Predicted 3D model of a 348-nucleotide part of an RNA (small-subunit ribosomal RNA, central domain) from an uncultured prokaryote. The prediction has a mean pLDDT of 88. The full RNA is in RNAcentral, with records from ENA.

Context: one part of a larger RNA
RNA sequence: CUGGGCGUAAAGCGCUCGUAGGCGGAUAGGUAAGUCAGAUGUGAAAUCCCAGGGCUCAACCCUGGAACUGCAUUUGAAACUGCCAAUCUAGAGUUCAGGAGAGGUAAGCGGAAUUCCGAGUGUAGAGGGAAAAUUCGUAGAUAUUCGGUGGAACACCAGUGGCGAAGGCGGCUAACUGGACUGAUACUGACGCUGAGGUGCGAAAGUGUGGGGAGCAAACAGGAUUAGAUACCCUGGUAGUCCACACCGUAAACGAUGAGUGCUAGUUGUCUGCAGGCAUGCCUGUAGGUGACGCAGCUAACGCAUUAAGCACUCCGCCUGGGGAGUACGGCCGCAAGGUUAAAACUC
Numbered sequence: 001c002u003g004g005g006c007g008u009a010a011a012g013c014g015c016u017c018g019u020a021g022g023c024g025g026a027u028a029g030g031u032a033a034g035u036c037a038g039a040u041g042u043g044a045a046a047u048c049c050c051a052g053g054g055c056u057c058a059a060c061c062c063u064g065g066a067a068c069u070g071c072a073u074u075u076g077a078a079a080c081u082g083c084c085a086a087u088c089u090a091g092a093g094u095u096c097a098g099g100a101g102a103g104g105u106a107a108g109c110g111g112a113a114u115u116c117c118g119a120g121u122g123u124a125g126a127g128g129g130a131a132a133a134u135u136c137g138u139a140g141a142u143a144u145u146c147g148g149u150g151g152a153a154c155a156c157c158a159g160u161g162g163c164g165a166a167g168g169c170g171g172c173u174a175a176c177u178g179g180a181c182u183g184a185u186a187c188u189g190a191c192g193c194u195g196a197g198g199u200g201c202g203a204a205a206g207u208g209u210g211g212g213g214a215g216c217a218a219a220c221a222g223g224a225u226u227a228g229a230u231a232c233c234c235u236g237g238u239a240g241u242c243c244a245c246a247c248c249g250u251a252a253a254c255g256a257u258g259a260g261u262g263c264u265a266g267u268u269g270u271c272u273g274c275a276g277g278c279a280u281g282c283c284u285g286u287a288g289g290u291g292a293c294g295c296a297g298c299u300a301a302c303g304c305a306u307u308a309a310g311c312a313c314u315c316c317g318c319c320u321g322g323g324g325a326g327u328a329c330g331g332c333c334g335c336a337a338g339g340u341u342a343a344a345a346c347u348c
Stems, first nucleotide, its partner, number of pairs: 003320004007302002012316001014201002017198001021194003025088003029084003033081002035077008049065006091191001092188003095184004103177003107173003110154001116148006125136002162169002206247006215241002220236004258315006266293013297304002321348003330341004
């Protein structure tokens, strides 16, 4: 390379968009590049194969045949692929009318709670824990009432509920804005799918500059525990957590399951539309999501099962024994931390 694979054994890029490329709906016509058939030429000799023959045999050698699966020219065929021109509407998209939603951005507002500050009441404890101590408190704490400050997060509703490509998104209001879905028919007429490179987005932690800082809390300090305790527990506490701008680009970024299309029993719950029927809150049907169970089929088993891990096709990514190692070296990126690409010796 081939073959075989990628939920859990090695293996799906974290996720979009998209360039090249690959693949691509229906009908009739043309063409003849691919394709198929015939003919001609060529395909040196030797080698290989077959049939004979010569060295006593064999290796070896000689003769003949076949073959050299290829290439070129030419004559045809026209189903399929390509190309040309034409038509179509089932894919895709546009239009109109709707309803749903923590989808996004950036403003304003709200209440509960914690902290701190001021004032009142009030007196000796409070706090913490398995038990304690560090700690706070007669300079009046804890508790309780009133007033104020500031920051962060939004109880109930809340739901294998919803939205988003993924990361993710949850108080309320208005503004701007993306997508999906349903119904209707009017329009365009294959405009599609995938996507090497590329581009953008991308939790938390971390980084730079400037703000902010209530609570929590790496580091750190102290108290305990313990043989020890650089921990688990307790009292404190700084970065950080928050905001703006810029960087980083990784996660068990998980459904450990790439994207798209078609086909293949059902039953049941739920969310959002639409239509019909009536007993007006139920039934039936239908479309899109999201769950549970389950047949065929698949699977090493577990399990999956119209949201497939079934049956097929298209395109991309990836795997090839364990360790060494996601490491070294080099390249690229980064302020750094580091990321990405990615071996070998050796060893079992």